[in-house]
RNA sequence: GGGGCUGUGGCCUAGUCCGGGAAGGCGGCUGACUCCAGAUCAGCCGAUCGUGGGUUCAAAUCCCUCCGGCCCCA
Numbered sequence: 001g002g003g004g005c006u007g008u009g010g011c012c013u014a015g016u017c018c019g020g021g022a023a024g025g026c027g028g029c030u031g032a033c034u035c036c037a038g039a040u041c042a043g044c045c046g047a048u049c050g051u052g053g054g055u056u057c058a059a060a061u062c063c064c065u066c067c068g069g070c071c072c073c074a
Base pairs, nucleotide, nucleotide: 001073002072003071004070005069006068007067010026011025012024013023020057027045028044029043030042031041032040050066052064053063054062
């Protein structure tokens, strides 16, 4: 220099192909239970989807640029 994969709550991940409700687990808080704690149960909290721009009535999803990580070729 060229090519591929990847980036989504504090953590792990689904959703992207084929544009229309951001979901699950862990975690945190509160309550129930318990002598206390754990386990269990119930409720709640938390993500402008890496950045900026574009297309569209509508973008995590499509297009462009840039940034970080991993891999391959030279």